[in-house]
C1' cells in the first nucleotide's frame, strides 16, 4: 500500500429575541439534513457549554484546520423624500377686506355743454273725481199655470116652451212665480286696475325741464401706499409615522485550492 471489522468527529447551519454566556424550544433566511420525551411568568448546561433514550453511517468527494468566490437573509446607523399633530402673528411671505385730492393704460360719455350751484316737475304716501274691470238691478225678448191667474170659451152640463141665459172642462190668447238670451244705452256697488284730473303731504336715492358757470366726469381692472380681520397656505419651534440611498455588521448556501486526521487483524 489493500482488505475486514470496530471506534471517534458526523446525522444541520445562520440572523435578531432571550440569556452572565451556551445551546434548546417560539420567530424568520436557508438547507441533502434521523426518531422520541420534557421545556418561554421555560428546560438543561459551563466556556470541551444542551439534557435523557434509541438509532444510521463509518476514516474519506461526506470529518477538521486554514484560505477564497458568491452571497438568502436580518441587525444598527441613518441621508433624502414624504405624512401628521401641538404651539408660535414679536412672522406679511401668499391669500381676504377696506381706503386714497396716489400712479398705469382700458371702455362709456361731454363745448349738440361735463362736474358743480339754483330752481321747478315725476318716480313716493293719500283724499276726491273720471275711466277700466267686474257683480247686482232695471229694461227688452223667449219660454211659462190641468184645477187653487185673466179673456175668448168648441163640445158636454144645468134652467127655459122657445128666444135666450148661467156655470164652466179642453184648445187658443195674454200674464204671475220660476227658467233662460241681450253688442251698447240706464241706476247701483267693488277695487293689489290707470301713460287721465284735482288737492294735501314727503322729499335719501333716482330722471328730467330752465337759468348761471365752463372742461372735464363716470365705470371696473392692475400696480402703490396704509389698515383692519383671520389663521387656511407658507415659515419657525417640538415631537409621531412611513420611504429608507451611503455605511457598517452578522451571516447560511455555494465555488476553489492547500493541508491534518484513529484502533485492530490478516495480506
Nucleotide at each position: 500500500c489493500c482488505a475486514u471489522a470496530c471506534u471517534a468527529g458526523c446525522c444541520g447551519g445562520g440572523g435578531a429575541u432571550u440569556u452572565a454566556g451556551c445551546g434548546g424550544a417560539g420567530c424568520c433566511c436557508u438547507g441533502c439534513a434521523c426518531c422520541u420525551g420534557a421545556a418561554a411568568u421555560c428546560c438543561g448546561c459551563u466556556a470541551c457549554a444542551g439534557c435523557a433514550g434509541g438509532g444510521g453511517g463509518g476514516a474519506a468527494u461526506c470529518c477538521c484546520u486554514c484560505a477564497u468566490c458568491u452571497g438568502a437573509g436580518g441587525g444598527c446607523c441613518g441621508a433624502u423624500c414624504u405624512u401628521u399633530u401641538a404651539c408660535g402673528g414679536u412672522c406679511u411671505g401668499a391669500g381676504c377686506c377696506g381706503u386714497a385730492u396716489u400712479c398705469u393704460g382700458c371702455u362709456g360719455u361731454g363745448u349738440u355743454g361735463a362736474c358743480g350751484a339754483g330752481u321747478g316737475g315725476g318716480u313716493c304716501u293719500u283724499g276726491c273725481g273720471c275711466a277700466a274691470u267686474u257683480g247686482g238691478g232695471a229694461a227688452c225678448u223667449g219660454u211659462g199655470a190641468a184645477c187653487c191667474a185673466u179673456g175668448u170659451c168648441a163640445g158636454g152640463u144645468g134652467g127655459g116652451g122657445a128666444a135666450c141665459c148661467a156655470a164652466g172642462c179642453a184648445g187658443c190668447a195674454u200674464u204671475a212665480a220660476g227658467c233662460g238670451g241681450u253688442c251698447a244705452a240706464c241706476c247701483u256697488g267693488a277695487u293689489g286696475u290707470g301713460c287721465c284730473g284735482u288737492g294735501a303731504g314727503g322729499g335719501c336715492g333716482c330722471c328730467u325741464g330752465c337759468u348761471c358757470u365752463g372742461a372735464g366726469c363716470a365705470g371696473g381692472a392692475g400696480g402703490u401706499a396704509c389698515g383692519g380681520a383671520a389663521a387656511u397656505c407658507g415659515c419657525g419651534u417640538a415631537g409621531g409615522g412611513g420611504u429608507g440611498a451611503c455605511g457598517u455588521u452578522c451571516g447560511a448556501u455555494u465555488u476553489u485550492g492547500a493541508g491534518g486526521u484513529g484502533u485492530a487483524u490478516g495480506g
Bacterial large signal recognition particle RNA from a Clostridia bacterium, 267 nucleotides, folded computationally. It is recorded under the gene name ffs. The organism belongs to Clostridia, within Bacteria. RNAcentral holds the sequence, with entries from ENA. It matches the Rfam family "Bacterial large signal recognition particle RNA". Rfam's curators write: The signal recognition particle (SRP) is a universally conserved ribonucleoprotein involved in the co-translational targeting of proteins to membranes. By type it is a non-coding RNA gene.